[in-house]
RNA sequence: CCCCGGACCCCGUGCGGUGUGCACCCCAUGAACCUCCCCAGGGCCGGAAGGCAGCAAGGAUAAGUGGGCUCUGGCAGGUGCGCGGGGUCCCCCUUUU
Numbered sequence: 001c002c003c004c005g006g007a008c009c010c011c012g013u014g015c016g017g018u019g020u021g022c023a024c025c026c027c028a029u030g031a032a033c034c035u036c037c038c039c040a041g042g043g044c045c046g047g048a049a050g051g052c053a054g055c056a057a058g059g060a061u062a063a064g065u066g067g068g069c070u071c072u073g074g075c076a077g078g079u080g081c082g083c084g085g086g087g088u089c090c091c092c093c094u095u096u097u
Base pairs, nucleotide, nucleotide: 005090006089007088008087009086010085011084012083013082014081015080016079018076019075020074022073023072025068026067027066028065029064035060036059037058043052044051045050
């Protein structure tokens, strides 16, 4: 010096686990009008039959708000176990002084 073995540190990587006023998603709520559907009444057109536009009400939802966290992602760390590489030190053996 090399090999074997050990310790520490660093980098990368794989599979799990925990938490989360976060997101996806689910539920609820949610528009006088500037959303939609359906449009009572009334209005307009028509000789009539009917038609047209359309407020309120009703229904569905948007932004928002509240709740839920099983799955899926993001983030976090006094998280578990592996794999690969690098650095330092020790040990063993050998050689030299």
Annotation
The RNA shown here (Bacterial small signal recognition particle RNA) has 97 nucleotides and comes from Actinokineospora bangkokensis. The prediction has a mean pLDDT of 80. It matches the Rfam family "Bacterial small signal recognition particle RNA". On this family, see Rosenblad et al., Nucleic Acids Res 2003: "SRPDB: Signal Recognition Particle Database". From the family's description: The signal recognition particle (SRP) is a universally conserved ribonucleoprotein involved in the co-translational targeting of proteins to membranes. RNAcentral holds the sequence, with entries from ENA. Taxonomically the source falls in Actinokineospora (Bacteria, Actinomycetota, Actinomycetes, Pseudonocardiaceae). It is recorded under the gene name ffs.